Model confidence (mean pLDDT): 76 of 100.
Two RNAs folded together computationally: RNase P RNA and transfer RNA, 465 nucleotides in total.
């Protein structure tokens, strides 16, 4: 110097806070015991679990996202291993890393010319003219100069009037038998004189993935009111009850009902189509106005943590044993004192110096759960360990 | 806690989708008009587009991260 991992103040006393639990008490409460933030709890950037809504399976189009290959995972835009490209002396690091010969679009200014382009200076030949310096006209050319972010292969040689892949060698580029690899890809006989500028974090193409909303989801109980008004939707497919030979469940019960099943057609994003057992009641959405600011569940035992072992390069997975580790809900996890204290600052002494000893002062970063997990990103004083 | 939007001159906004010159109104400053002020007219200055990084020849605009501000969402009937 690089990489990976871990910690991120300790102990004691007193006072206090939120849950749990035992005892006392009719109750209010009292008292004992035990538990009580993070590596990011953060940003809300991805992926899920869960709940409700929508939905016949499946498929198409739209929209959004992902993008080398293989593996891991519940899943991912995450992780691991590899390939390729770039950086570094090196350990190692970085990469939004498919397609620009499918199409469209853009490439300002400058410049002759910005995509099958082009001649300003320049080079060369012929003709004319000349004050022998050149100049004009007609042709050939693109080596050199110049412009630009970018100029239609590069370097060297041959060739030529001058030049040019015009020809040759090497490099680059394109195709490519064959070889290695699961693959990305690597090597590559041979062929092609070069055709293919850049931008896809512009439209787009290709492959793959994705229904919407979110615990203020949602379910139950209770209190209160003007149980009000306006607009819109619907074939009253909405709500309730009954019934049923169907489905799930041990049951309670739930779902479904066009024969509950299967197939076909149709339609093309919240769109279309097929499609009706009986009874009762019309039902639903948005806005304005009104009322309440209560309780319970969801709510924390889980893709959980630790140890060992096995498989694997690894991510990770299997097995065995052990453990229980916040659950509040406008929000507790705190404060004071003492002491230790990594580290920082100052002074003195010794020493050539690195440094050692003594004294004094200071005394810990970023930040804090709010349904729960897996990641990513961002913030972080200081310290420790391992490998290279 | 969850969802959405906005940062451009002193103030209010456009430009962003489709990249190349940053503009409009009010305000400020100077001048003319007026005895003076207002009004009206003419002119001038003032911005590195919240910050940082990336894509590109080139970024206010496209992408990513970050900072700040604003709005909405409880239940009953």
């Nucleotide at each position: 110097g690089a990489u990976g991992g871990c910690c991120g103040g300790g102990u004691g006393a007193c006072c206090g806070c939120g849950g749990g639990u035992g005892c006392c008490g009719c109750a209010a409460g009292g008292u004992g015991c035990g538990c009580g933030a993070g590596g990011a709890a953060a940003g809300u950037c991805c992926g899920g679990a869960c709940u409700c809504c929508a939905u016949g399976a499946g498929g198409c189009g739209a929209c959004g996202g992902u993008g080398c290959c293989g593996g891991g995972u519940a899943a991912c835009g995450c992780c691991c291993g590899g390939c390729c490209g770039g950086g570094g002396c090196a350990a190692c690091c970085c990469g939004a890393g498919g397609g620009a010969a499918a199409g469209c679009g853009c490439c300002a200014c400058a410049g002759a010319g910005a995509a099958g382009a082009g001649a300003c200076c320049g080079c060369c030949g012929c003709u004319g003219u000349u004050u022998c310096g050149g100049c004009a006209g007609c042709g050939g050319c693109a080596a050199g100069g110049g412009u630009g972010a970018a100029a239609c292969g590069g370097u060297g040689g041959g060739g030529u009037a001058a030049g040019a892949g015009c020809c040759c060698a090497c490099c680059g580029c394109g195709g490519g038998a064959c070889u290695g690899g699961c693959a990305a890809c690597a090597g590559g006989a041979c062929c092609g004189g070069c055709a293919u500028g850049g931008c896809a974090a512009g439209c787009c193409c290709c492959a793959c993935c994705g229904g919407g909303a979110g615990c203020a989801a949602c379910g139950c109980c209770g209190a209160a009111u003007a149980g009000g008004g306006g607009c819109c939707c619907c074939g009253c497919g909405c709500g309730g009850g009954c019934c049923g030979a169907c489905c799930c469940g041990c049951a309670a019960g739930g779902g479904c009902g066009g024969c509950a099943u299967c197939g076909c057609a149709g339609g093309g994003a919240g769109g279309c189509u097929u499609c009706a057992g009986c009874c009762c009641g019309g039902g639903g959405g948005c806005c304005c106005g009104g009322g309440u600011u209560g309780g319970c569940g969801g709510c924390u035992g889980g893709a959980g943590c630790c140890u060992g072992u096995c498989a694997g390069c690894a991510a990770u997975g299997g097995c065995a044993g052990g453990c229980c580790u916040a659950g509040a809900g406008g929000a507790a996890u705190g404060g004071u004192c003492a002491u230790c204290g990594a580290g920082g600052g100052g002074g003195g002494c010794g020493g050539c110096g690195a440094c050692g000893c003594c004294c004094c002062c200071u005394g810990a970063a970023c930040a804090a759960a709010a349904u729960c997990c897996g990641g990513c990103u961002u913030a972080c004083a200081g310290g420790c360990c391992a490998u290279c | 806690c969850g969802g959405g939007g906005c940062g451009u001159a002193g103030c209010g906004c456009a430009g962003c989708c489709u990249g190349g010159u940053a503009g409009c109104g009010c305000g400020a400053c100077g001048g003319u008009u007026u005895u003076g002020g207002g009004u009206a007219c003419c002119g001038u200055a003032g911005g590195c587009c919240g910050u940082a990084g990336g894509u590109u020849c080139g970024a206010a605009u496209c992408c990513u991260a970050u900072c700040g501000c604003c709005c909405c969402g409880a239940c009953c009937a």
Rfam match: Bacterial RNase P class A. It is annotated as a ribozyme. About the family: Ribonuclease P (RNase P) is a ubiquitous endoribonuclease, found in archaea, bacteria and eukarya as well as chloroplasts and mitochondria.